[in-house]
Molecule: small-subunit ribosomal RNA
Organism: metagenome
RNA sequence: AGAGUUUGAUCCUGGCUCAGAACUAACGCUGGUGGCGUGUCUUAGUCAUGCAAGUCGAACGAGAAAGCACCCUUCGGGGUGUGAGUAGAGUGGCGAACGGGUGAGUAACACGUGGGUAACCUGCCUCCAAGCGGGGGAUAACUCCUCUAACGAGGGGCUAAUACCGCAUAACACAACGUUCUCGCAUGGGAGUGUUGUCAAAGGUGGCCUCUUCUUGAAAGCUGCCACUUGGAGAUGGGCCCGCGGUCCAUUAGCUUGUUGGUGAGGUAACGGCUCACCAAGGCUACGAUGGAUAGCCGGCCUGAGAGGGUGAUCGGCCACACUGGAACUGAGACAAGGUCCAGUCCCCUACGGGGGCCAGCAGUCUAGAAAUUUGGGCAAUGGGCGAAAGCCUGACCCAGCGACGCCACGUGAAGGAUGAAGCCUCUAGGGGUGUAAACUUCUGUCAGAAGGGGAGAACGCGGGGGGGUGAAUAUCCCUCUCGUCUGACGGUACCUUCAGAGGAAGCUCCGGCUAACUUCGUGCCAGCAGCCGCGGUAAUACGAAGGGAGCGAGCGUUGUUCGGAUUUACUGGGCGUAAAGGGCGCGUAGGCGGGUUCGUAAGUCGAGUGUGAAAACUGUGGGCUCAACCCACAGACUGCACUCGAAACUGCAAGCCUUGAGUCCAGGAGAGGAGAGCGGAAUCGGCAGUGUAGCGGUGAAAUGCGUAGAUAUUGCCGAGAACACCGGUGGCGAAGGCGGCUCUCUGGCCUGGUACUGACGCUAAGGCGCGAAAGCUAGGGGAGCGAACGGGAUUAGAUACCCCGGUAGUCCUAGCCGUAAACGAUGGGCACUAGGUGUUGGAGGUGUUGACCCCUUCAGUGCCGCAGCUAACGCAUUAAGUGCCCCGCCUGGGGAGUACGGUCGCAAGGCUGAAACUCAAAGGAAUUGACGGGGACCCGCACAAGCGGUGGAGCAUGCUCCUCAAUUCGAAGCUACGCGAAGAACCUUACCCAGGCUUGACAUAUACCUGCAAGCCCUAGAAAUAGGGCCCCUCUUCGGAGCGGGUAUACAGGUGCUGCAUGGCUGUCGUCAGCUCGUGUCGUGAGAUGUUGGGUUCAGUCCCGCAACGAGCGCAACCCCUGUCCCUAGUUGCCAGCACGUCAUGGUGGGAACUCUAGGGAGACUGCCUGUGUUAAGCAGGAGGAAGGUGGGGACGACGUCAAGUCCUCAUGGCCCUUACGCCUGGGGCUGGAAGCAUGCUACAAUGGCCGGUACAAAGGGCUGCGAUACUGCGGGGUGGAGCUAAUCCCAAAAAAAACCGGUCUCAGUUCGGAUUGAAGUCUGCAACUCGACUUCAUGAAGUUGGAAUCGCUAGUAAUCGUGGAUCAGCAUGCCACGGUGAAUACGUUCCCGGGUCUUGUACACACCGCCCGUCAAGCGAUGAAAGCUGGGAAUACCCGAAGUCGGUCACUCAACCCGCAAGGGAGGGAGCCGCCGAAGGUAGGCCUGGUAAUUGGCGCUAAGUCGUAACAAGGUA
Repeated sequence: AGAGUUUGAUCCUGGCUCAGAACUAACGCUGGUGGCGUGUCUUAGUCAUGCAAGUCGAACGAGAAAGCACCCUUCGGGGUGUGAGUAGAGUGGCGAACGGGUGAGUAACACGUGGGUAACCUGCCUCCAAGCGGGGGAUAACUCCUCUAACGAGGGGCUAAUACCGCAUAACACAACGUUCUCGCAUGGGAGUGUUGUCAAAGGUGGCCUCUUCUUGAAAGCUGCCACUUGGAGAUGGGCCCGCGGUCCAUUAGCUUGUUGGUGAGGUAACGGCUCACCAAGGCUACGAUGGAUAGCCGGCCUGAGAGGGUGAUCGGCCACACUGGAACUGAGACAAGGUCCAGUCCCCUACGGGGGCCAGCAGUCUAGAAAUUUGGGCAAUGGGCGAAAGCCUGACCCAGCGACGCCACGUGAAGGAUGAAGCCUCUAGGGGUGUAAACUUCUGUCAGAAGGGGAGAACGCGGGGGGGUGAAUAUCCCUCUCGUCUGACGGUACCUUCAGAGGAAGCUCCGGCUAACUUCGUGCCAGCAGCCGCGGUAAUACGAAGGGAGCGAGCGUUGUUCGGAUUUACUGGGCGUAAAGGGCGCGUAGGCGGGUUCGUAAGUCGAGUGUGAAAACUGUGGGCUCAACCCACAGACUGCACUCGAAACUGCAAGCCUUGAGUCCAGGAGAGGAGAGCGGAAUCGGCAGUGUAGCGGUGAAAUGCGUAGAUAUUGCCGAGAACACCGGUGGCGAAGGCGGCUCUCUGGCCUGGUACUGACGCUAAGGCGCGAAAGCUAGGGGAGCGAACGGGAUUAGAUACCCCGGUAGUCCUAGCCGUAAACGAUGGGCACUAGGUGUUGGAGGUGUUGACCCCUUCAGUGCCGCAGCUAACGCAUUAAGUGCCCCGCCUGGGGAGUACGGUCGCAAGGCUGAAACUCAAAGGAAUUGACGGGGACCCGCACAAGCGGUGGAGCAUGCUCCUCAAUUCGAAGCUACGCGAAGAACCUUACCCAGGCUUGACAUAUACCUGCAAGCCCUAGAAAUAGGGCCCCUCUUCGGAGCGGGUAUACAGGUGCUGCAUGGCUGUCGUCAGCUCGUGUCGUGAGAUGUUGGGUUCAGUCCCGCAACGAGCGCAACCCCUGUCCCUAGUUGCCAGCACGUCAUGGUGGGAACUCUAGGGAGACUGCCUGUGUUAAGCAGGAGGAAGGUGGGGACGACGUCAAGUCCUCAUGGCCCUUACGCCUGGGGCUGGAAGCAUGCUACAAUGGCCGGUACAAAGGGCUGCGAUACUGCGGGGUGGAGCUAAUCCCAAAAAAAACCGGUCUCAGUUCGGAUUGAAGUCUGCAACUCGACUUCAUGAAGUUGGAAUCGCUAGUAAUCGUGGAUCAGCAUGCCACGGUGAAUACGUUCCCGGGUCUUGUACACACCGCCCGUCAAGCGAUGAAAGCUGGGAAUACCCGAAGUCGGUCACUCAACCCGCAAGGGAGGGAGCCGCCGAAGGUAGGCCUGGUAAUUGGCGCUAAGUCGUAACAAGGUA
């Protein structure tokens, strides 16, 4: 620091996801040791039990018992001492307000930070000053009595105090009234002083004899210590007030009556509406009041580069709470966790009358939950309470226990050890991996184990001694030094030593990419995985297992949460033309921002200093535990706040000046700017009348409609309403919406020139106000044309549409609503700056000119092009989307949804504001390459057209489907399967079926052992295979053996079994179409483009020209073969012109080498020549010559690629499967079955013909298990026979090619056409023609009279027609391949159909239009809105009731202290009781807010293959 994921690919936008760190964690698997930490996040739910706050006898009175000892005894017991001034209880004091827990409440001066208190308090502690005199009356304990289940209560009697109460004394205290000085910050503060008034106390416990008195020693006294009282000061701790700071919701916008202020009073420690009476009517709020939701706050902690974001466990500070609510009492302090009272919930006890309780203290229990410990030890340390002290108490605390919950440290051994064991895995079978890993050898001894030793944490205290202080004092007491003594829960722990022995100690996750790590098997869209993308449908590195590997390691993964990555809320640090995003437009309020200059001020700003920013944490340095974690010390930091001093540039503020921003004025100017009134012509429709007659109208074509009652057409006149042709223009005006005949009236804005005036008066604009197309609404008019709805006619599968005929609202006017639009430049407003060019509108100026006009300059508008710059690109570009400043609005993934709910506006329609659940891994923008279009342009092709002949109808042949069957083997499937694989199924072939057999096999290789055969011939059984028997019976040799054959055994063979979607090879097809690419360069961020496009031309990306391209490759063409002309060479088996011989005849013979021919070589054709044309080119047109002319004709040859095209059954081959069978052999059957359908053919339907006779002319092939002549024979198929020929010789093969030609006959008919079918008899091949061959002869003589829709081939030696040969093959050809004979017609042309090529355009397609995709309906699932209602929660309001309690009143009942009084009694004062205000809970009532649930209902989302249509994407077929 980034990465994955939208696409065929690209760039961008944008979301989702991952890698990191962290955790009070939990879960899964696993688990050796130690240290330090840490441990109910849920139920502020319920709690059994124990413990958690007591202490002081040196404040006070009283005061046991058991036990022990002794004595007495009536033997029942009693007494004394001790226990013991102890226990327990009480009065009193201090503490219990600390410490400990929790986070419910709280959005608040609760917290943080900084201040204020001149408005306050402070027990214990410290210092200072002063004092502590003299009295009184009670009361608990105790005792007696009574009530009660209990808790407890009442009454009589006794008693003490540091308990309580008067009195004295008294101030520097307090209060009132004066007064002086001083200070300050408004009220005021401080210091001093005068007068008057008021207020105090308590003792306890040691020591001593200096002074006085008694005198052992005491008392008074003296002297300590601890208490006590008053006052002052301090310290500490608090109370109150203020500035600033830190959550969400505006779908919460108004809130408030003690409310805001005043006066007075009360109350408090203290200010204050804190409370009350009266008066006034204020106070808060868009800088967010009020309401709602959530939440303890902070130091810190986690994360982050930081800024930030999240969080508030442990530790520390503050706050709040203690079952819920209320209340006060006591006290220095509480409205009090282990106190009181009341009400409520719950639990417990009860004798039913009544009582008791509250773990959010430490343990522990139940419940909840994914989830959190021992009912432990100790006060040894630290700290706290009490005490003079010893000491007691202390679940604070210190320790231990449990939990891998976290962090840190250590170990599970170390070294050596093989070209490398075994096992396992893999394999191309060779090997490779695990792997120095193990074994083995040599060592070591951490941890754990055993044994032994063994710290520190301990100082205090107490006792002795020394020194100092107090004091009369060598007492005492206090401080200090020293000696001695005592105290350890942890724990015999840390640590050290010894012993034995590698012995007891390794797992977890992952291995498709991100992301380090790969193979085999199993599985077969199943089982499963998955953080995202995505894996799995028979070869899965993605599932499961194994081997191996990677990572971390006593842990490893998963889940959850937070930050990060995410500049994805953007302060640092984003955007808004098209990706999400500019408000429809203006006016303007608050607010924000604001021209030049001078002086001042100092709020912001900057500098310096001071205080504070607790400790811990953090960072640095150093130190302590063996290290580390952890702990300690010092320093830094704590970016903040406050105060003081200083600076004055900038901003602010105050004062003054200026003119350039802005405005005013004067003179001109243009305009569909707005409003009202009036006027005009054309057209349309209607009315009346005339002329006139049969149609008009409408459409793709029609029909509905109108018309003989006279339409349409035409003429005249009249009427009505609406809109204003031409001019008219990317011309004008307006803020936008918008504005178009002419005239008048009223009126807004703008431009130019002048530079007289004002003097910053400005810009923007949340709310607010206004304007605002069309449609729509209300009321009243109007209504010609047009025209939703509606009716009819068409179209169509349907047609609630598109088209046609009608037609109502509406469109128009007046008044009022609505307030929205793709209200768009999809671009908010203002100002300034930043190359130009060229139009146009409106002004002004200038030169020239008589002038029109032209040119130049300038201002304002409006267009186009274009540089820099910007942009993802497209594009924008002085009219910015450039560069800056200011202000406003808006955006933050897609869907759900501009929906729901709420609010608000509206008559309604609806508008504005505007979510969530759920769901997806994308949705998007721009551009690129393709593909496609019922887009465009250009061009080809038997593509159409023009022709000729067919197919589709018949019969038959062949192939296929389907059916059938034991089997009818398999494959091929639009074109590109179907006379295809198959160039030939009777057996064989053969793969299928039935049956009989074989099992190392029909075939290959190797090894070991045995053997010498095997083949052939004959016999037997059998359908054969096969089996048995007989005959026959190896070769070489260096004698070891080798070859060959057989047998047995083991490896293995074998498979036309599966997968052509695992493959090679081969093939089809687009297509013989003209295309497909590359290198370098250039352009582009990039995919890509350019080249290859363009202008011509060509069969052609063929060539030329041009061009940021220049070249090149695969294709095209040519080179190759055949054919057409000529030449050369050669001349047998071919040829025969001339010569000669010969024959009935024949190149038969001699000979010839001319010709034909054969087969080698060459020539020839290149737009080479001419004319025209074209750009002077490429070329094209015509011509000449030539056998041939513009690639002469034909063939071979098939670019990059497409179709997962075809073939595993040609062959090869991975994987899978079978192995006495899915292999092999054999016999028989089947592939030939037949209702039907399709394809390709043959033969026909006849006279351009059939039949008969006659007469001609080929080419190319084949032949030795072969072709087979002459001859004989048969009607024929053929037979007999065998010459010749391994072929230019002989034969197939007839001196037969057939059509043709000549002649004859038939005369239009189911025929002398046609030949199917069937019968009979045969021939040939073959082991064998039954299933199932071909052929011959005789007989038979079916359908068929030219073929519907539709469809095929062919452009010249072609179609058509005629025959010939060959492959396969024993035999079998209408098929296939090849050969020649005869030999046409037509092509205007490219509109259309099909296919293809190039360019261009659109695209939401990329599996690429056989694409994509929308909506209803139906099904399942999910969340959600509405809903009669039902049922919870919350906060208020009004009224009722009104506990405890404070306060107030009263007080006839009651009361020791003081006063009067001898007393009784009275007084003062207090109390109970009662009354009143307030007052919690409760009740009643109507509303509000917010949940849950609900018959039914609405839409929404999701879900491989449901229904109906075809809306959108191409002109998507109606943009």